[in-house]
Molecule: transfer RNA
Organism: Flexistipes sinusarabici
RNA sequence: GCUGGCAUAGCUCAGUCGGUAGAGCGAUGAACUCGUAAUUCAUAGGUCGCCGGUUCGAUUCCGGCUGCCAGCU
Numbered sequence: 001g002c003u004g005g006c007a008u009a010g011c012u013c014a015g016u017c018g019g020u021a022g023a024g025c026g027a028u029g030a031a032c033u034c035g036u037a038a039u040u041c042a043u044a045g046g047u048c049g050c051c052g053g054u055u056c057g058a059u060u061c062c063g064g065c066u067g068c069c070a071g072c073u
Stems, first nucleotide, its partner, number of pairs: 001072007010025004019056001027043005049065005
């Protein structure tokens, strides 16, 4: 330098033939317990990497950029 993949909650990841964004773990609160752990229930937590384009509508499609990973040279 070229090619491909990935970027979504604090962490690990789903989701997407375009239509109100989810799980597990973790956090917080409650129940239970003499108390803690475990268990059960509930709650909070996201401008879906950034900038544009298409569209009535974009996490999803298209272009560019940034970061990480892999391959080739």